RNAcentral holds the sequence, with entries from Rfam. THF (Tetrahydrofolate) riboswitch aptamer from bacterium 1xD42-67, 98 nucleotides, folded computationally. Model confidence (mean pLDDT): 85 of 100. The model forms 94% of the base pairs in the Rfam consensus.
């Protein structure tokens, strides 16, 4: 100098442990901020916060006078963690090899 590899943010399959089911949570739009491969730095990916529109599946058993509650078996484009797979253009680095 050439050529290959490593390595985020997150996404998704699986368990486990949770939350709601008398509705939050997800998801959708808007404005604002934010983090983001080993560095700079950046969004059409990702998070966070106001606003706004939509919106849902429970059943059963034990207790009661009835509610609350306690178990199960479900439901939710549900939170969190572990595991296997996906997986950052650009500049500079870092590894191998020629």
């Nucleotide at each position: 100098g050439a050529c290959a590899g490593a390595g985020u943010a997150g996404g998704u399959a699986c368990a486990g442990c949770g939350c709601g089911u008398c509705a939050a949570g997800u998801g959708c739009c808007g404005c604002c901020g934010g983090a983001u491969g080993g560095g700079a730095g950046g969004u059409u990916g990702c998070c966070g916060g106001c606003g706004g529109a939509c919106g849902a599946a429970g059943g059963g058993c034990c207790a009661u006078g009835a509610c609350c509650g306690g178990c199960c078996c479900g439901c939710g484009g549900u939170g969190c963690u572990g595991u296997g797979c996906c997986g950052c253009a650009u500049c500079c680095g870092c590894u191998g090899c020629c």